[in-house]
Context: one part of a larger RNA
RNA sequence: CGCAGGAGACUUGAGGGGAGCUGUCCCUAGUACGAGAGGACCGGGACGGACGCACCUCUGGUGUGCCAGUUGUCGCGCCAGCGGCACUGCUGGUUGGCCACGUGCGGAAGAGAUAAGCGCUGAAAGCAUCUAAGUGCGAAGCUCGCCCCAAGAUGAGGUCUCCCACUGGGAAACCAGGUAAGGCCCCUCGUAGACCACGAGGUCGAUAGGCCGGAGGUGGAAGCACGGCAACGUGUUGAGCCGACCGGUACUAAUAGGCCGAGGA
Numbered sequence: 001c002g003c004a005g006g007a008g009a010c011u012u013g014a015g016g017g018g019a020g021c022u023g024u025c026c027c028u029a030g031u032a033c034g035a036g037a038g039g040a041c042c043g044g045g046a047c048g049g050a051c052g053c054a055c056c057u058c059u060g061g062u063g064u065g066c067c068a069g070u071u072g073u074c075g076c077g078c079c080a081g082c083g084g085c086a087c088u089g090c091u092g093g094u095u096g097g098c099c100a101c102g103u104g105c106g107g108a109a110g111a112g113a114u115a116a117g118c119g120c121u122g123a124a125a126g127c128a129u130c131u132a133a134g135u136g137c138g139a140a141g142c143u144c145g146c147c148c149c150a151a152g153a154u155g156a157g158g159u160c161u162c163c164c165a166c167u168g169g170g171a172a173a174c175c176a177g178g179u180a181a182g183g184c185c186c187c188u189c190g191u192a193g194a195c196c197a198c199g200a201g202g203u204c205g206a207u208a209g210g211c212c213g214g215a216g217g218u219g220g221a222a223g224c225a226c227g228g229c230a231a232c233g234u235g236u237u238g239a240g241c242c243g244a245c246c247g248g249u250a251c252u253a254a255u256a257g258g259c260c261g262a263g264g265a
Stems, first nucleotide, its partner, number of pairs: 001152001005163007015149004021049007033038001051106005059100004066093005071086006110144003117137004164264001166177004182260004186202005207253003210249005216242003223236005
């Protein structure tokens, strides 16, 4: 821009893409078969491998503004307590998120038409013949079925709901203007994300921050007291501190405002 008014939702699926793998064991059955050795078809079940999709309950990884321990050095006048630097100084743990080494699920079943192949009926050709007329089966393959995209499918589809038939110019087509439903800008954000888009919100408000509570992590703060010559230990104390998680609460910021947008050939 189009989809012959303008919007907001929900859809149909032409068409396209993805997937399509396979092993071992058990039962049937030591049966059929076979002198024996050996050893099935058909059918049923169990457990795997690789691959794919999703997820984070579990296990594990990461976790550079979480907690603790600790070395050297410098600083805060000193002690104590802290902070800076040294790869995040090093080390031990670790919430959320993101992940796999973790968890769940998938390949199918089923239907249709077929290939090679196997038939039925059956003449030409009194027989025979699956074929000539007719007709039945038959593949991991084909068309559906499963998952995803999808009406620019210009062949532009469908359903529901909302907004109304304004003003000026013009003979009309049309042009201009202010609006409706609605949308955008702007702002607070994240389950979204390179940007855009998408999604949640914008005071009629829990969108983000703060604060409060909880979960969770670390693992017993500082100060003081007591014990010990001291290093240190114990008590106060599951203490103190604490990112992303779950809630609550308008304290802070989403204020105020601007723009676009039909009149139906």
Overview
This is a predicted structure of a 265-nucleotide part of an RNA (large-subunit ribosomal RNA, domain VI) from an Actinomycetota bacterium. NCBI's taxonomy places the organism under Bacteria, Bacillati, Actinomycetota. Rfam family: Bacterial large subunit ribosomal RNA. The family has 102 seed sequences and 51,934 matches in Rfam 15.1.